[in-house]
Order: sequence, then structure tokens, then C1' cells
RNA sequence: GGAGGCAUAGCUCAGUUGGUUAGAGUACAUCCUUGACAUGGAUGGGGUCGUUGGUUCAACUCCAACUGUCUCCA
Repeated sequence: GGAGGCAUAGCUCAGUUGGUUAGAGUACAUCCUUGACAUGGAUGGGGUCGUUGGUUCAACUCCAACUGUCUCCA
């Protein structure tokens, strides 16, 4: 220098042909259970879906550029 993958909650990830409230596990907070702790159970908070623009009635999803990261080729 060229090509490709990935970026969604604090962390690990799902979201499959674009369709109208964005989810799971774990972590965190509160409550129940215990003499107390752990385990277990219930409830809750937490996301501008990497950034900017474009297409569309409608975008986490499609397109482009950029940023970060990983891999391959030279």
C1' cells in the first nucleotide's frame, strides 16, 4: 500500500430476507427467604445500536465515508 471481518446495556452476546414498545445471560440496586451470610426467588434502573451522511412511508438491519480493532496479501 491492497483486501476482508467486527463495533448493540458495566461485561459476554442474540436480534436471518427493513415493519412500528431493542432483548438474553451476568453484573448493579431494592425487597422476600436466614439468627447472620451464601444460595434461591421477585421487582427495578441502565442503550441516542461506533460517528457522520444517504436511500425509504419506515433503518440496529441497506449504501457511502470516517474512527477503532482483528485477520490476510504485498
Molecule: transfer RNA
Organism: Clostridia bacterium